The RNA shown here (transfer RNA) has 76 nucleotides and comes from a Chloroflexota bacterium. The source organism's lineage runs through Bacteria, Bacillati and Chloroflexota.
RNA sequence: GCCACCCUAGCUCAGUUGGUAGAGCAAGCGCCUCGUAAGCGCUAGGUCGUCGGUUCGAGUCCGAUGGGUGGCUCCA
Numbered sequence: 001g002c003c004a005c006c007c008u009a010g011c012u013c014a015g016u017u018g019g020u021a022g023a024g025c026a027a028g029c030g031c032c033u034c035g036u037a038a039g040c041g042c043u044a045g046g047u048c049g050u051c052g053g054u055u056c057g058a059g060u061c062c063g064a065u066g067g068g069u070g071g072c073u074c075c076a
Base pairs, nucleotide, nucleotide: 001072002071003070004069005068006067007066010025011024012023013022019056027043028042029041030040031039049065050064051063052062053061
């Protein structure tokens, strides 16, 4: 330099054809228990990497750009 994939909650990840953004774990609170752990329930937590475009409507489509991972970099 080229190619592919990834970036969504604190962490790990889902999200079918564009139509109200979710799960598990973690956190807070409660139930249970003599108490703790475990178990059960509830609550909070998001500029969907960034900027722009298309659209009535974008995590999803298009363009630009940043970061990460992996592969390639051959012949003469």

Rfam family: tRNA. By type it is a transfer RNA.